[in-house]
RNA sequence: GCCUACGUAGCUCACCUGGUAGAGCAGCGGUAUCGUAAACCGCAGGUAGUCAGUUCGAGUCUGACCGUAGGCU
Repeated sequence: GCCUACGUAGCUCACCUGGUAGAGCAGCGGUAUCGUAAACCGCAGGUAGUCAGUUCGAGUCUGACCGUAGGCU
C1' cells in the first nucleotide's frame, strides 16, 4: 500500500427482503424476610463510530474517513 470482517445501552449481544431499536447481566426503587442474599415486580439508560448520498422513510443500502481484528505483497 491492497483485501476482508466488525463498530448498536456501562458490559456481552440481538434486531439485517429498509417502516421509526430490544434482551441478559450490571445500576436504581419496591415487595418479601428478624436481617442479608437469592427470588419476584417496576424504573432509568443508546436517535446505532463520524460525515455525506439514495429513498416518502436508513441501525439496515451506497461512498469517504476514523478505530479494532485478521490476511496478502